[in-house]
Transfer RNA from an uncultured Candidatus Saccharibacteria bacterium, 73 nucleotides, folded computationally. The coordinates come from a structure-prediction model, not an experiment, and the mean pLDDT is 82. It matches the Rfam family "tRNA".
RNA sequence: GGGGGCGUAGCUCAGCGGUUAGAGCAGUCGGCUCAUAACUGAUUGGUCGUUGGUUCGAACCCAACCGCCCCCA
Numbered sequence: 001g002g003g004g005g006c007g008u009a010g011c012u013c014a015g016c017g018g019u020u021a022g023a024g025c026a027g028u029c030g031g032c033u034c035a036u037a038a039c040u041g042a043u044u045g046g047u048c049g050u051u052g053g054u055u056c057g058a059a060c061c062c063a064a065c066c067g068c069c070c071c072c073a
Base pairs, nucleotide, nucleotide: 001072002071003070004069005068006067007066010025011024012023013022018056027043028042029041030040031039049065050064051063052062053061
């Protein structure tokens, strides 16, 4: 220098055009226990990397940037 993949909650990920953006773990407050762990009930938490574009409508499609990873040279 060329090509490709990924970026969604604190972490691991799902969601691949339409109604409220979700799960597990973690966190918080309880139950249970002499107590802790385990188990268990409830609950908090998101500018969907950024900026534009397409569309009646975008986390999802397109472009450019930013970051990380892989391949080629």